[in-house]
Annotation: A computed fold for a 1460-nucleotide RNA from a metagenome, annotated as small-subunit ribosomal RNA.

RNA sequence: AGAGUUUGAUCCUGGCUCAGAAUGAACACUGGCGGCAUGGAUUAGGCAUGCAAGUCGAACGUGAGUUUGGCCUUCGGGCCGAAUGAAAGUGGCGAAAGGGUGAGUAACACGUGAGUAAUCUGCCCCCAAGUUUGGGAUAGCCCCGGGAAACCGGGAUUAAUACCAGAUGUGGUUCUCGACUUCCUGGUCGAGACACUAAAGUUUUUCGCUUGGGGAUGAGCUCGCGGCCCAUUAGCUUGUUGGCGGGGUAACGGCCCACCAAGGCUACGACGGGUAGGUGGUCUGAGAGGAUGGUCACCCACACUGGGACUGAGACACUGCCCAGACUCCUACGGGAGGCUGCAGUCGAGAAUCUUCCGCAAUGGGCGCAAGCCUGACGGAGCAUGCCGCGUGAGGGAUGUAGGCUUUCGGGUCGUAAACCUCUGUCAGAAGGGACGAAGAAUUGACGGUACCUUCAGAGGAAGCCACGGCUAACUACGUGCCAGCAGCCGCGGUAAUACGUAGGUGGCGAGCGUUAUUCGGAUUCACUGGGCGUAAAGGGUCCGCAGGGGGUUUGCCAAGUCUGAUGUGAAAUCCUGAGGCUCAACCUUGGAACUGCAUUGGAAACUGGCGAACUAGAGUCUGCGAGGGGUGAGCGGAAUUCCUGGUGUAGCGGUGGAAUGCGUAGAUAUCAGGAAGAACACCGAUGGCGAAGGCGGCUCACUGGCGCAGUACUGACCCUCAUGGACGAAAGCGUGGGUAGCGAACAGGAUUAGAUACCCUGGUAGUCCACGCUGUAAACGUUGUGCACUAGAUGUAGGCGGAUUUGAUCCCGUCUGUGUCCCAGCUAACGCGAUAAGUGCACCGCCUGGGGACUACGGUCGCAAGACUAAAACUCAAAGGAAUUGACGGGGGCCCGCACAAGCGGUGGAGCAUGUGGCUUAAUUCGAGGCAACGCGAAGAACCUUACCUGGGUUUGACAUAUACAGGACCUCCUGUGAAAGCAGGCCUCUCUUCGGAGUCUGUAUACAGGUGCUGCAUGGCUGUCGUCAGCUCGUGUCGUGAGAUGUUCGGUUAAGUCCGGCAACGAGCGCAACCCGUGUCGUUAGUUACCAACAGGUCAUGCUGGGGACUCUAGCGAGACUGCCCGUGUCAAGCGGGAGGAAGGCGCGGAUGACGUCAAGUCCGUAUGGCCCUUACAUCCAGGGCUGCACACGUGCUACAAUGGGCGGUAUAAUGGGAUGCAAUACUGUGAAGUGGAGCAAAUCCUCAAAACCGUCCCCAGUUCGGAUUGGAGUCUGCGACUCGACUCCAUGAAGUCGGAAUCGCUAGUAAAGGGAUAUCAGCAACGAUCCCUUGAAUACGUUCCCGGGCCUUGUACACACCGCCCGUCACAUCAUGGAAGCUGGCUGCACCCGAAGUCCUUCUCUACUGAAGGCCGAAGGUGUGUCCAGUGACUGGGAUGAAGUCGAAACAAGGUA
Repeated sequence: AGAGUUUGAUCCUGGCUCAGAAUGAACACUGGCGGCAUGGAUUAGGCAUGCAAGUCGAACGUGAGUUUGGCCUUCGGGCCGAAUGAAAGUGGCGAAAGGGUGAGUAACACGUGAGUAAUCUGCCCCCAAGUUUGGGAUAGCCCCGGGAAACCGGGAUUAAUACCAGAUGUGGUUCUCGACUUCCUGGUCGAGACACUAAAGUUUUUCGCUUGGGGAUGAGCUCGCGGCCCAUUAGCUUGUUGGCGGGGUAACGGCCCACCAAGGCUACGACGGGUAGGUGGUCUGAGAGGAUGGUCACCCACACUGGGACUGAGACACUGCCCAGACUCCUACGGGAGGCUGCAGUCGAGAAUCUUCCGCAAUGGGCGCAAGCCUGACGGAGCAUGCCGCGUGAGGGAUGUAGGCUUUCGGGUCGUAAACCUCUGUCAGAAGGGACGAAGAAUUGACGGUACCUUCAGAGGAAGCCACGGCUAACUACGUGCCAGCAGCCGCGGUAAUACGUAGGUGGCGAGCGUUAUUCGGAUUCACUGGGCGUAAAGGGUCCGCAGGGGGUUUGCCAAGUCUGAUGUGAAAUCCUGAGGCUCAACCUUGGAACUGCAUUGGAAACUGGCGAACUAGAGUCUGCGAGGGGUGAGCGGAAUUCCUGGUGUAGCGGUGGAAUGCGUAGAUAUCAGGAAGAACACCGAUGGCGAAGGCGGCUCACUGGCGCAGUACUGACCCUCAUGGACGAAAGCGUGGGUAGCGAACAGGAUUAGAUACCCUGGUAGUCCACGCUGUAAACGUUGUGCACUAGAUGUAGGCGGAUUUGAUCCCGUCUGUGUCCCAGCUAACGCGAUAAGUGCACCGCCUGGGGACUACGGUCGCAAGACUAAAACUCAAAGGAAUUGACGGGGGCCCGCACAAGCGGUGGAGCAUGUGGCUUAAUUCGAGGCAACGCGAAGAACCUUACCUGGGUUUGACAUAUACAGGACCUCCUGUGAAAGCAGGCCUCUCUUCGGAGUCUGUAUACAGGUGCUGCAUGGCUGUCGUCAGCUCGUGUCGUGAGAUGUUCGGUUAAGUCCGGCAACGAGCGCAACCCGUGUCGUUAGUUACCAACAGGUCAUGCUGGGGACUCUAGCGAGACUGCCCGUGUCAAGCGGGAGGAAGGCGCGGAUGACGUCAAGUCCGUAUGGCCCUUACAUCCAGGGCUGCACACGUGCUACAAUGGGCGGUAUAAUGGGAUGCAAUACUGUGAAGUGGAGCAAAUCCUCAAAACCGUCCCCAGUUCGGAUUGGAGUCUGCGACUCGACUCCAUGAAGUCGGAAUCGCUAGUAAAGGGAUAUCAGCAACGAUCCCUUGAAUACGUUCCCGGGCCUUGUACACACCGCCCGUCACAUCAUGGAAGCUGGCUGCACCCGAAGUCCUUCUCUACUGAAGGCCGAAGGUGUGUCCAGUGACUGGGAUGAAGUCGAAACAAGGUA
């Protein structure tokens, strides 16, 4: 000191969460020792038992008992003494301290500082004076009586330091006078006078007592200031506020009473409600602050609850009294007793808080002359929570053992860790010694035989907890499979989980460690230090204005604020710090500093303030001009609309995307004339004017507000802002009364639609208009409060003034005021703002503090109502949001391209068949492929095989590979039985080489292992499809931006092209495009067989047949050729484009190969490879048979057709690519034919295989045909072990549907479409009509880019980013949760009125006067009755809200979201 989390990414705003410290803690796991501290926070709930306040015989009278002396004795005892002395009593002092608790209390209770001239003070100290004479009682004791007890009554007797009377009066009190003095009442001192007023003795050293004065200490009372929340508490108060008189008190005072007056408090928060003991301090924090008030200390309050007084120096009294109440106990039922919030302890409630311990040795307190007694204060120990300290060993030790975990099987790791060796002895243990604390002459120690010291033995007795995805240090394996579970936030888990569970390892801390709870911090997230408000939450709708806050220039005085010095105080402890003591530390002792404060006092006078004087720059007044839809009222005007009347006129009008409802033959619409009514004021008109805002628009008049400019005459700070308050305040709405032309919620009808309670149309009521009154809200917005000042410019416009100029008007310059645009600096998260600030400052007001719940509920105020203003909480989420970026998308825009449309040609969709797919069926119909981009696809060949599927029969180291061990010698072949075969059972036969060690090979057995077309293409490699042969995709450096990113790549042209040119904060580059490659088209050259044959020669019926030739064709090598090169035009002097020439070919000549960055978790684990998982006498493997060919049906792709551009028959011509030895096969012969027999030639430019349409001729004559050929019957051929399921072909016969195909849809732009045939791969054969190639014949059309589809670029909007197949809203239904209302019900606090009235003080009367007593009265606690306020709980039913999985209905918002 920060970090995580909103997004695809970014910046900001903003909340949530974490890391830290702390605790009187609790809980889980664990636990060796010691020191110090701490421990009922909840029920101020109830309490058994014991103890916690006594003491004094030197105040007094008794005196049980004990000891003892003397005398007497009837020997039982009695009398006189002495000493000691329990116990109760009288009396004194104490008991008001100490100890506990925090219920109450928001208060002079506390803190701090003053005052007391308004007071008291026992014990203690000092000073002065005194201590005299008498008296009568009483408790105890004794006797009697009552009672269960507690206790009470009566009689007799007695003492005092108990009580009373008298004397004395230093003094004191009261009164009068004088002096001095002060903060008012008053105070101090002195003098005088009448009256009143003391005493106690005991011991003998003393200690007491009385009066007075002073001190000290303690206490009472008063005042200033300070410290909680709520305004959804705004008014409170009758002893209330004051006065006079009295009472009362130690003392002032309405403290109390009588009378008089009507005051007192309050927005600086009264009153009411809630909460709470206050402080020193403690925790946290950099600090300021925030939270807190346990232990320790100071103050207060309380003592079962409420009330009351007595005694006393002091109490309205924790372990005193009286009364009332609740509770508990005793009882003989008549009455009594009690108060742990003292120390222990117990029950209860609770997550939770200790021993019914030891001692007065120390410190302190009470009493006492003292000895001493008492002391649960205190000193200690015990049990567990915190802080501190120590230990659980140290050194060496690698065969890196064993074992665990892991592994790529090599290893790695636990790990010098262990074992083992050498040591040490802290703690604990044992033995011995043994304190300080004790204050001294001596006695006296609970702790305690403790601390500490010495010796001994032995590594022996002593380590756990949490975490390991990021934040946050620390990683692997197995299990699990959105399950179980984790989680502080983000989030993990759906078969390879570093996030669950376990293990190993690692990290952290360590006698602890985690969790939970709480506080502060981080959070500058309430911002004084130290925040904001255009769009993120946030400027009041506007103005006026009281209080409040702030305030111009000069000067004098004051000294309240301010600054400075001094004095007093700010308790101690704590914190900080110096030093010291416990071995250290925690802890303790001591000194200092500090305590930021308050009060008093001296000084200063700049600033603020106060008082006084002056000024004019702020503000206002005046004079003169000026502009204006500023306001109110009255009057007037024309155009338009509708209606009415009349005329003309006839069939439609109107309305829409298209229609219909509607109006019209009873005469509409249209048109003309006249009339009526209401509302609004075209053009001017504007980015312009006025107004505080809302708002204001025809013209005229009247009244009236504000503003600007110029002059600088007057006043002299008169000013700014403004909580509460007041006024104004669009539209809609409300009330009363008018008015109503047009428009027009509601409503009605017509359309649209799946629906259409909408959008569109036809009507139409309130309303819109006027007057008066109410409402008081708007996206009342510039989403920007008001005022003042300052800070570069440029350019419009409105109003004024001045200057210059002009005949005049304009133009021009300057200046003031308003209203716009652009922009520098600056500001801003960015967008943007930018003298009209969102810049820089000042003054004042308002407002904000995560989203939702909620512009809500309740309460209050206002309103006729509608409703407005004010305004929460529970609960819930981890986001909600702003600006900008890149994409994607749009029923946004622009530009461009493509057989995309259009223009054409031919098809598909209808029929039959073939083939693939779905579905169905089945034992199986193996599997995959699924919009384009699956469906004649994998499959370039399913009868067996293939084959993966099914049924059945077999095998188990296996059909196949490698290795080891053992046994054997062959294996193969052959034979027999069985069987469908595989196989099983058996028989015959037997290895090779050799250096003689062995090696090789085969079979069998055994073990490792093989094997798997089993799963996962969402674990993968590789390959492929697709967008798309579309023109794009990026990088380096630079620059811009806080950043994501941008620029480059955009722009203007151009291109098939990011192709090229120009420009440009870009300059370059890469992958793509193009080119390089192949084929083809022209020519040249070289070469010339198997190809060719022009000339020459020979020969044949004929043929390059032969000699020969190298010309031609051709073959296949090498070259040339095409580059916008040339010309014209155009274009930016460009790229290029248009036309032309030449040329075989012209602007990419044509075709192919070639596929950028990427997208689709696209396809493929069944081509192969491969991780993981699974099977292992089976999911492996062999065999036979079946299936993959199954058929109510649906779809795709094809073939053949429907015919005359044709079919049949006959004749005739011309190819190319290929293939050929288990092969291609000629001539010939046979068969109608498929084919057969036979076999020349050919491993090929040599031999074989080779066209059809076309063309010529002829028949058919428009029909289900001489079209079409399905289907079926029969007979065959060929291949093959085998054509039944299930081959192809041939012949004969049969002769189905079909007459050009609905909606819809496909291909193609030239050697293309269309048509025709041919070849090949696979292959025994073939379901091939498929696929891949080849040649032959050979068109039509393209105006063009509006539209459909796809794509590219730019731009725009976005709430999308899984990216529109997106996102997302509301009702309804279900479940859960919290909450509001509600007839009521219950409880609590409390107000008022009345009733009753205890104890007790006070008053009165009587008895008595010595104290008592009795009666009455005032006040008065508890209680009762009635009636209110407030708060809380509950409540049938009900309202909305939140959340939840894939529910229902629609489609409101986001794009022009399809009606912005």
Its mean pLDDT, the model's own confidence on a scale to 100, is 84. The sequence is in RNAcentral, with records from SILVA.